[in-house]
Description: A computed fold for a 355-nucleotide RNA from an uncultured Saprospiraceae bacterium, annotated as Bacterial RNase P class A. The model forms 98% of the base pairs in the Rfam consensus.

RNA sequence: ACUGCCAACUAUCCUAUCGCGGGUUUGCUUAGGCAAGCAUGAGGAAAGUCUGGACAACACAGAGCACCACGCCAUCUAACGGAUGGGCUUCCAAGAAGUUGGAGGACAGAGAGUGUCACAGAAAAUAACCGCCUGCCAAAAGCAGGUAAGGGUGAAAAUGUGUGGUAAGAGCACACAACGUUUUGGGGUAACUCGAAAGGUGGAUAAACCUCGUGGGUUGAAAUGCCAUGUAUAUCGGCGUAUGUAGGGCUGCUCGUCCGAUGCCGAGGGGUAGGCAGAUAGAGCUUAGUUGUGAAACUAAGCCUAGAUAAAUGAUAGGACACGACAGAAUCCGGCUUAUCGGUUGGUGGUAUUU
Numbered sequence: 001a002c003u004g005c006c007a008a009c010u011a012u013c014c015u016a017u018c019g020c021g022g023g024u025u026u027g028c029u030u031a032g033g034c035a036a037g038c039a040u041g042a043g044g045a046a047a048g049u050c051u052g053g054a055c056a057a058c059a060c061a062g063a064g065c066a067c068c069a070c071g072c073c074a075u076c077u078a079a080c081g082g083a084u085g086g087g088c089u090u091c092c093a094a095g096a097a098g099u100u101g102g103a104g105g106a107c108a109g110a111g112a113g114u115g116u117c118a119c120a121g122a123a124a125a126u127a128a129c130c131g132c133c134u135g136c137c138a139a140a141a142g143c144a145g146g147u148a149a150g151g152g153u154g155a156a157a158a159u160g161u162g163u164g165g166u167a168a169g170a171g172c173a174c175a176c177a178a179c180g181u182u183u184u185g186g187g188g189u190a191a192c193u194c195g196a197a198a199g200g201u202g203g204a205u206a207a208a209c210c211u212c213g214u215g216g217g218u219u220g221a222a223a224u225g226c227c228a229u230g231u232a233u234a235u236c237g238g239c240g241u242a243u244g245u246a247g248g249g250c251u252g253c254u255c256g257u258c259c260g261a262u263g264c265c266g267a268g269g270g271g272u273a274g275g276c277a278g279a280u281a282g283a284g285c286u287u288a289g290u291u292g293u294g295a296a297a298c299u300a301a302g303c304c305u306a307g308a309u310a311a312a313u314g315a316u317a318g319g320a321c322a323c324g325a326c327a328g329a330a331u332c333c334g335g336c337u338u339a340u341c342g343g344u345u346g347g348u349g350g351u352a353u354u355u
Base pairs, nucleotide, nucleotide: 001351002350003349004348005347006346007345008344009343010342012320013319014318015317016316017315018314020041021040023038024037025036026035027034028033043326047337048336050335051334052333053332054331055220056219057218058217062255063254064253065252067216068215069214070213071212072086073085074084075083076082087107088105089104090103091102092101093100094099108211109210113209114208115205116204117203129151130150131147132146133145134144135143136142159177160176161175162174163173164172178201179200181198182197183196184195185194186193187192224277225276226275227274235267236266237265238264239263247259248258249257250256284303285302286301287300288299289298290297291296
């Protein structure tokens, strides 16, 4: 210098004029309101509606089953199916190799049990198509017996290589390995890792059913609460004077518990469709320091930055350059996933050149 990968920040800017939303100050107005000033006003994903909570209601929010979610270890957090670091494992790139960098993991259990492994193949674990060996037989065909080392089929065929042995073969025997079980030594908080000894030898699959462990009350801002206006509970059906009954609520069910009589439940019908709250001061943001590998925590100082309700932040003119993609809040905050034009900065691998 070129190029691959990873991460963080940013996401058009400036000036002028006019216009829009809520807040606040001042003035005017009988009230309603009007005018002027000030500061401010849509994202990193506001998207998806996937997820964890805050909050609200169900009366206080209990238990079991069903159902659902998660699943290596340690830490962070209000919490999480999230994040950070580590372990094991799969893949990609570079390298002669040791190794280095990056991308993933739906990462508990197959000795609790049940199931599946199509087709091909003799057989997918109760194995014999070809082949090899022995006999009938001197030979061929054929028949009988033995074999699982060689060949074929297949994604996968009874742990692998070598030596001996055998009629031919086989862990049949031996040596060295692989995998797993038990005991044990060292390192590590742990997951796990490096060894030693003894015994053993079909495998895959749980994003198949299932087992184990941990967790989950339900609904959801059109939640929920209050005020005003107005009307008819006219009518029908069921139950009925109990001391906790009929009926109803709390999740799908059960237990339990609560409400419960001029009442309750169901059907059908009538009136309203206005207003206020919830609604934005927070698990908040910025800067600095300290601790930690890190996510983050603590301390100090400073800041207040949308709240619409058919839905506000736009238009015009000029200039700048990175020529602007994806795209617009609707209770709020944390996370995940998806879309995306560029710019700046940091880290790291490779190639070439120079010192």

Its Rfam family is "Bacterial RNase P class A". Rfam links the family to the GO terms dimeric ribonuclease P complex, tRNA processing and ribonuclease P activity.